The part of an RNA shown here (large-subunit ribosomal RNA, domain VI) has 258 nucleotides and comes from Raineya orbicola. Taxonomically the source falls in Raineya (Bacteria, Bacteroidota, Cytophagia, Raineyaceae). It matches the Rfam family "Bacterial large subunit ribosomal RNA". Gene Ontology terms of the family: ribosome and structural constituent of ribosome. Its mean pLDDT, the model's own confidence on a scale to 100, is 86.
[in-house]
Context: one part of a larger RNA
């Protein structure tokens, strides 16, 4: 920009992925074989590598969530705290993202077919799968799984809204979304993000007081204080008001331009 403007929902032309494969068990020690060995076709178990999702389980990680604790300088001093030292060192972790965790897939079916193997058959009274005709056959092919897809310029199809303004965008809150556009949610008719408040959930019994011990310290108070992302409620804050784009073919008026 185009498919007359838009919103939602779709068709499927055409594209891409996927495609593997291995022991056992059991038909069955059957068929076959003198014997030694030993199936085909079916059934059904458990793996490998590959691949997608996913975090409820097992790790990992988690740069300031907790708590130990050196040195050291600071809040006047004790206590308590704070800063720096690779995140000072360590110990453990909650969302998230992860893999070694977990789930699932390769496939069943169906059509046309290679090579092969048929049936019926003549030229060529036989014989021949083939010439007329008509069957069975593979991981290959074309559906069938999973994804993309109407720039499929052949630009499709349905519903509904629209110049009495459909829809969109600016702006603001923000996100499982993201390198900026884009995408998604939401904007007071509101749970969008902060707050708080409760609960998960992690650390692990905080200060301060008391007792006991000369003290270091130790028990009570007290699973206590503290706690980033998690759930849930809750308009306390902060999305205020608003303002721009915006859809023909016809008439009329203007007239940029020619």
């Nucleotide at each position: 920009c185009g498919a007359a403007g838009a919103a939602u929902a779709u068709u499927g032309a055409g594209g891409g992925g996927a495609g593997c494969u291995g022991a056992c068990c059991u038909u069955a020690g059957u068929a076959c074989g003198a014997g030694a060995g030993g199936a085909c076709c079916g059934g059904g178990u458990c793996g490998g590598a590959c691949g997608a999702a996913c975090c409820g389980c097992u790790g990992g990680u988690g740069u300031a969530u907790c708590u130990g604790u050196u040195g050291u300088a600071g809040u006047g001093c004790c206590a308590a705290c704070u800063g720096c030292a690779c995140a000072g060192c360590a110990g453990a972790g909650u969302a998230g993202c992860u893999a070694a965790g977990u789930u699932c897939g390769g496939a069943a079916g169906a059509g046309a077919u290679a090579a092969a193997c048929g049936c019926u058959g003549a030229a060529a009274g036989c014989a021949u799968c083939u010439a007329a005709g008509u069957g069975u056959g593979a991981a290959a092919c074309u559906c069938g799984c999973c994804c993309c897809g109407a720039g499929a310029u052949g630009a499709g199809u349905a519903u509904u809204c629209g110049u009495u303004g459909a829809g969109g965008g600016u702006c603001g809150u923000g996100g499982g979304a993201g390198a900026a556009g884009a995408c998604c949610a939401c904007g007071u008719g509101g749970a969008u993000a902060g707050g708080u408040a409760g609960c998960a959930g992690g650390u692990g019994u905080a200060a301060g007081c008391g007792u006991a011990g000369u003290a270091a310290u130790a028990c009570g108070u007290u699973g206590a204080g503290c706690c980033g992302a998690g759930c849930u409620a809750u308009a306390c804050u902060a999305a205020u008001c608003a303002c721009c784009c915006g859809a023909a073919u016809g008439u009329u008026u203007g007239g940029a331009g020619g």